Predicted 3D model of RNase P RNA and transfer RNA as a complex of 413 nucleotides. Rfam match: Bacterial RNase P class A. By type it is a ribozyme. The coordinates come from a structure-prediction model, not an experiment, and the mean pLDDT is 78.
RNA sequence: UGAGUAAGUCAGACGGUUGCGUGUGAAUACACGAGGAAAGUCCGAGCUCCAUAGGGCAGGGUGCUGGGUAAUACCCAGUGGAGGCAACUCUAAGGAAAGUGCAGCAGAAAUAUACCGCCUAGAAUUCUAGGUAAGGGUGAAACGGUGAGGUAAGAGCUCACCAGCAGUCUGGCGACUGACUGGCUAUGUAAACCCCAUCUGGAGCAAGACCAAGUUAGGACAUGAAAGGUGGCUGCCCGUCACUGUCCGAAAGGUAGGUCGCUUGAGCCUAUUGGCAACAAUAGGCCUAGAUAGAUGACUGUCAGAUACAGAACUCGGCUUAUAGACUUGCUCAAUCA
RNA sequence: GGCCCCAUAGUUCAAGGGAUAGAACGGAAGUUUCCUAAACUUUAAAUCCAGGUUCGAGUCCUGGUGGGGCUACCU
Numbered sequence: 001u002g003a004g005u006a007a008g009u010c011a012g013a014c015g016g017u018u019g020c021g022u023g024u025g026a027a028u029a030c031a032c033g034a035g036g037a038a039a040g041u042c043c044g045a046g047c048u049c050c051a052u053a054g055g056g057c058a059g060g061g062u063g064c065u066g067g068g069u070a071a072u073a074c075c076c077a078g079u080g081g082a083g084g085c086a087a088c089u090c091u092a093a094g095g096a097a098a099g100u101g102c103a104g105c106a107g108a109a110a111u112a113u114a115c116c117g118c119c120u121a122g123a124a125u126u127c128u129a130g131g132u133a134a135g136g137g138u139g140a141a142a143c144g145g146u147g148a149g150g151u152a153a154g155a156g157c158u159c160a161c162c163a164g165c166a167g168u169c170u171g172g173c174g175a176c177u178g179a180c181u182g183g184c185u186a187u188g189u190a191a192a193c194c195c196c197a198u199c200u201g202g203a204g205c206a207a208g209a210c211c212a213a214g215u216u217a218g219g220a221c222a223u224g225a226a227a228g229g230u231g232g233c234u235g236c237c238c239g240u241c242a243c244u245g246u247c248c249g250a251a252a253g254g255u256a257g258g259u260c261g262c263u264u265g266a267g268c269c270u271a272u273u274g275g276c277a278a279c280a281a282u283a284g285g286c287c288u289a290g291a292u293a294g295a296u297g298a299c300u301g302u303c304a305g306a307u308a309c310a311g312a313a314c315u316c317g318g319c320u321u322a323u324a325g326a327c328u329u330g331c332u333c334a335a336u337c338a
Numbered sequence: 339g340g341c342c343c344c345a346u347a348g349u350u351c352a353a354g355g356g357a358u359a360g361a362a363c364g365g366a367a368g369u370u371u372c373c374u375a376a377a378c379u380u381u382a383a384a385u386c387c388a389g390g391u392u393c394g395a396g397u398c399c400u401g402g403u404g405g406g407g408c409u410a411c412c413u
Base pairs, nucleotide, nucleotide: 001334002333003332004331005330006329007328008327009326010325012303013302014301015300016299017298018297020033021032022031023030024029035309039320040319042318043317044316045315046314047204048203049202050201054238055237056236057235059200060199061198062197063196064078065077066076067075068074079093080091081090082089083088094195095194099193100192101189102188103187115136116135117132118131119130120129121128122127144162145161146160147159148158149157163185165182166181167180168179169178171176208260209259210258211257218248219247220246221245228244229243230242231241232240233239253412254411255410267286268285269284270283271282272281273280274279339409340408341407342406343405344404345403348363349362350361351360356393365381366380367379368378369377386402387401388400389399390398
């Protein structure tokens, strides 16, 4: 200097004039006022109700190990595997020896195989019998791989190395690594059913609470309240609670108004300590939208740029997706110079 | 804002992971007819997009795009 890789910051600042929303104030006025994703609604919770609270089954979620967190499918640090020269990146990563299922076509054959080929014997040039699974062909996959010896020809038949499986020992909290021994190894698939480990009530702020206003007269069955019945516990059962009649009319009709929930939070910033880190503890400081026919607009001065994606609707912690530009730092590789 | 559902030919629908993705209506061509209609024969045309699992995906999984439904209170 170039290429790459990982992380972070901003996404306008300071003013003036005028327009908009909330709060305080008697009023002039003052303070505050959309994002890194506010988005998708993929996860986890806080909160509210069912409900006075439970148990079991079903169903559903997660899936290498350890740690963090209110919790999670998230984050951090590692292990195994794959990619990359490397820094680094990705990972849906338990079990096929509990069982069941599936593997079309091709191929001789897809749970134990003989089409071609090779060898031996006979022999009629083309067959018969036996042996073989090393070579060829088909296929994603042919039942361990490579090499040597051996054999009639071959085969873990034997040996060396490697992979897998089983056992033992060492290191590590653990996933797992390393070493030794063994026999020779009848495939793959669990984002197939399933098994194992672990977690799990349901619904959601349009949840829910209060106020105001307004709308049907009745009909059928029953007449026992012990039993039973109706309804709730949002799949079933047990259990439990409320009511004492049940059903039809029927959510047909009425009101569509107001207040709360509604913003002080597992909150943010700084420093110190502990930790590789995520993060935790302590001390100090700060208050920062609450609309509901739905608020941020317009003009203008200085500054190097102001652009892309794009506007809160109960609140947070994440993930995913969209995205123009400016800047900072660490690390890796290549070339050159000192 | 929240909770659910859907996407296959031009249109309406099928298709338990197995190799040529099916049918009807419509379209095109032909036969027949004086000409049309009808009838008959033939033919073209598709899994919303991207990625993953698997030997193999319309089907299983993940993300994205587009469309639709429901969602206040009163005995």